The RNA shown here (c-di-GMP-I-GGC riboswitch aptamer) has 85 nucleotides. It was read from a public genome assembly, where an Rfam model found it.

RNA sequence: UACGAAAAUGGCAAACUCAUUGAAAAAUGGGGACGCAAAGCCUAUGGGUCUAAGGUAUUUAACUACGAUAGCCAGGUUACCGAAA
Numbered sequence: 001u002a003c004g005a006a007a008a009u010g011g012c013a014a015a016c017u018c019a020u021u022g023a024a025a026a027a028u029g030g031g032g033a034c035g036c037a038a039a040g041c042c043u044a045u046g047g048g049u050c051u052a053a054g055g056u057a058u059u060u061a062a063c064u065a066c067g068a069u070a071g072c073c074a075g076g077u078u079a080c081c082g083a084a085a
Base pairs, nucleotide, nucleotide: 003082004081011036012035016031017030018029019028020027021026034071040077041076042075045074046073047072048069049068050067054064055063056062
């Protein structure tokens, strides 16, 4: 550098639920564990996905990110432990 154990020490926390915030997606905090070897980080870089307040448009069809997602995939960056190959 790479790899990831029926190893050790620790860590994070999906769904659901309660509170708060938000137009929503969703976020934060409490409870809770499905999982995770970067499920640490990036005021989201590329692609994807979600939302549509505002705008466009329409007569309530639709489109749109400047919003959201790092636990969708890449990419960047930092890091604990050390069996086997």